Context: one part of a larger RNA
RNA sequence: CUGGGCUUAAAGCGCACGUAGGCGGCUUGGCCAGUCAGGUGUGAAAUCCCUCAGCUCAACUGAGGAAUGGUGCUUGAUACUGCCAGGCUUGAGUAAGGUAGGGGGGCGUGGAACUUCGGGUGGAGCGGUGAAAUGCGUAGAUAUCCGAAGGAACGCCGGUGGCGAAAACGGCGCCCUGGGCCUUUACUGACGCUGAGGUGCGAAAGCUAGGGGAGCGAACGGGAUUAGAUACCCCGGUAGUCCUAGCCGUAAACGAUGGGUACUAGGUAGUGGAGGUUCCGAUGCCCCCUCUGCCGAAGCAAAAGUGAUAAGUACCCCGCCUGGGGAGUAUGGUCGCAAGGCUAAAACUC
Numbered sequence: 001c002u003g004g005g006c007u008u009a010a011a012g013c014g015c016a017c018g019u020a021g022g023c024g025g026c027u028u029g030g031c032c033a034g035u036c037a038g039g040u041g042u043g044a045a046a047u048c049c050c051u052c053a054g055c056u057c058a059a060c061u062g063a064g065g066a067a068u069g070g071u072g073c074u075u076g077a078u079a080c081u082g083c084c085a086g087g088c089u090u091g092a093g094u095a096a097g098g099u100a101g102g103g104g105g106g107c108g109u110g111g112a113a114c115u116u117c118g119g120g121u122g123g124a125g126c127g128g129u130g131a132a133a134u135g136c137g138u139a140g141a142u143a144u145c146c147g148a149a150g151g152a153a154c155g156c157c158g159g160u161g162g163c164g165a166a167a168a169c170g171g172c173g174c175c176c177u178g179g180g181c182c183u184u185u186a187c188u189g190a191c192g193c194u195g196a197g198g199u200g201c202g203a204a205a206g207c208u209a210g211g212g213g214a215g216c217g218a219a220c221g222g223g224a225u226u227a228g229a230u231a232c233c234c235c236g237g238u239a240g241u242c243c244u245a246g247c248c249g250u251a252a253a254c255g256a257u258g259g260g261u262a263c264u265a266g267g268u269a270g271u272g273g274a275g276g277u278u279c280c281g282a283u284g285c286c287c288c289c290u291c292u293g294c295c296g297a298a299g300c301a302a303a304a305g306u307g308a309u310a311a312g313u314a315c316c317c318c319g320c321c322u323g324g325g326g327a328g329u330a331u332g333g334u335c336g337c338a339a340g341g342c343u344a345a346a347a348c349u350c
Base pairs, nucleotide, nucleotide: 003322004321005320006319007304008303012318014201015200016199017198021194022193023192025088026087027086028085029084030083031082033081034080035077036076037075038074039073040072041071042070049065050064051063052062053061054060091191092188093187094186095185096183097182098181099180103177104176105175106174107173108172109171110154114150115149116148117147118146119145120144121143125136126135162169206247207246208245209244210243211242215241216240220236221235222234223233258317259316260315261314262313263312266295267294268293269292270291272289273288275286276285277284299306300305323350324349325348332343333342334341335340
């Protein structure tokens, strides 16, 4: 490079926005660049191939032909692609009316529990384990009642449930704010899809500065266990966990499944909304759209499985893979305060 692939065998970037690029709905006219056809030129010779011929054959040599990815000029065709001009509404978007939601940010506030402190009762244990011990307690603990303070997290509702691009999001109220879904006409008129670079977001741990610190708790100390026990169990406990500002940029960041569009049996459960049936409403039934699950036809698959939320049938765009180890390492570059991240080999070896 080509081919074949990427749920589990190697392989989908953690997620999004978006630049270049690639690809792109219906329709009318024009141009004729791509495309197609004719003509003509070129594509040196040798070599290769075919047919003959010359050395006694062959190798070798000679002649003729064929072949030569292609490409220039010219004449023509105009379906498709492209370009130019115009039109359309189904893709996309806007507006209007509704609607559900732990979507995001800020401020405030509530109760349970916990710990500490103060006070009352009380008087010998408590705590902990497989059993113990360290530990706490007559300087009055544990238990119990009242009060105060503090920090963190929000039981029940809670769901096979909701929302968000992902990470993630859960007491209550207020303010600011993003997105989705449904219905109806109206409007714009292809404005679309993807997306190399780039930019932003991104759990936990970690880092910088300042605060905060109830519980938990790396490190650390002690008690046990054990042959040992740098562990598992127990008693303590510092960073951290929390807040503000700024870094880090990773993960089994998982559906181990990139995004978009169209099409392809059903059944069943749930979420949000619209319509029909009934005089109206509840409810039931029917039906449409949306999202979330389970089972399953065909198909696909090595199988497990998947199966309108595809791993089916197709098209468009991006990312990635190419035997195991060496190695996600060295080196260089780049980013970072650091930790380290990203990019990424080879020798050698099986």
The part of an RNA shown here (small-subunit ribosomal RNA, central domain) has 350 nucleotides and comes from a metagenome. The prediction has a mean pLDDT of 88.